[in-house]
């Protein structure tokens, strides 16, 4: 000093002139004030507020999330620690990425190439005995998994002794299990004993653990207003209970009659169980429904005003707690609200940047100024982003 990559912040000012729109104060269609798209408004990935679905119940599935530990209204989101990788460096020095629970619970997959791809090996070669042969070659039988050779991966590595030749076959390091002891809230970190040790990777394969997890969703919902036209079908069953009905029985009376008792059917009232609907995909459960306001089908008629709608889990300074993320206290602040959709056109100066010229402290003249446009909101993730400014690590190059 120049580049590269990532993080933040900003991403046009002022000023007069015409308009839109929303509020307010007057006023009666017009004045006066004030206000008007972002950091991503985009994706529609997450999470919630809210609002209805009943009184939101349980349980099961379905669906996320996946190292510890704090934040947060919650989250797959932020912070801080651990581990793996990796760039760098003398140095866990400085940075950066991670889809980071388990493969000894079961099932499945690893193309080709290889002798063999996981209770999975003998192609090549080594080494011993035998036969044959001049020797070699060859052919037979045992032992092998260092060596070579395919692969992304080949029965822990490396070295050393042992071996016919070879193997954890022995022994020291290392890795791998099991136990114990320090530090740590944890996740882990160090150490120390033992024992030759289970045969690899994949769960962004089924799975298996731990923890969340009702549905739809401002086209939610609410209120007024306006219109009408209905029509067919389907709604059953079983049992109790109790009234109406009163044949019939008995007892008293001379009778007329009183009293008691009491079938069947049939209807009306209750009520429970199956059924219908509804909340939920399923089951319990709950609420309703007994003819329909309830289920299919057909047919016709309104659809237009308000609410919801912006004051918030808001936002600035300061303090105080905390490594932080962030909280809590005080003082201030009000910054779109349209409804086919406003939130803008235009004019002059001014900034920034490119390019050209010059008289190179500076001045003139051209051009350019990125991504992009609320629609209930909010807290995040993703992606687009010219330029300019701040930090951080990388790389080049020069000078000390």
């Nucleotide at each position: 000093g120049g580049u590269u990559u990532a993080u933040g912040u900003u991403g046009g000012g002022c000023a007069g002139u015409u308009g839109a729109u929303c509020c307010g104060c007057a006023u009666u269609a017009u004045g006066c004030g004030g206000g008007u798209a972002g950091g991503a408004a985009a994706g529609u990935c997450c999470g919630a507020a809210c609002a209805c679905c009943a009184c939101a119940g349980a349980g099961c599935a379905u669906g996320g999330u996946g190292c510890c530990g704090g934040g947060u209204a919650a989250c797959a989101c932020c912070c801080g620690g651990g581990g793996u990788c990796u760039c760098u460096u003398u140095g866990u020095u400085g940075g950066g990425a991670c889809a980071c629970g388990g493969a000894a619970a079961g099932u499945g997959c690893c193309a080709c190439a290889g002798a063999a791809a996981a209770a999975a090996u003998a192609c090549c070669g080594c080494c011993c005995c035998g036969a044959u042969u001049u020797a070699g070659a060859u052919c037979g039988g045992g032992g092998u998994a260092a060596g070579g050779g395919u692969g992304a991966a080949a029965a822990g590595g490396c070295g050393a002794g042992g071996u016919a030749a070879a193997a954890g076959c022995u022994c020291a390091c290392c890795g791998c299990g099991u136990c114990c002891c320090g530090c740590g809230u944890a996740a882990g970190c160090g150490g120390g004993a033992u024992g030759g040790c289970a045969g690899g990777g994949c769960a962004a394969a089924c799975c298996c653990c731990a923890c969340c997890u009702g549905g739809u969703g401002c086209a939610a919902g609410g209120u007024c207003a306006a219109g009408c036209a209905g029509a067919a079908g389907g709604u059953u069953c079983u049992c109790c209970c109790g009234a109406u009905c009163a044949a019939u029985u008995g007892u008293c009376g001379u009778a007329a009659g009183a009293c008691a008792a009491a079938a069947a059917a049939a209807u009306c009232g209750g009520g429970a169980g199956a059924g219908g609907a509804g909340c939920u995909g399923c089951u319990c459960g709950c609420u309703u429904c007994a003819a329909a306001u309830c289920c299919u089908u057909c047919g016709g008629g309104u659809a237009g005003a308000c609410c919801g709608c912006a004051a918030g889990a808001u936002u600035a300074c300061a303090g105080c707690a905390g490594u932080a993320a962030u909280g809590c206290u005080g003082u201030g602040g009000c910054u779109a609200g349209a409804u086919a959709a406003a939130u803008a056109a235009u004019u002059g100066c001014c900034a920034u940047c490119c390019c050209g010229c010059u008289u190179u402290u500076a001045g003139c003249g051209g051009g350019a100024u990125a991504c992009a446009g609320a629609a209930u909101u909010c807290g995040g993730c993703u992606u687009a982003u010219a330029g300019a400014c701040a930090u951080a690590a990388g790389c080049c190059a020069u000078c000390u």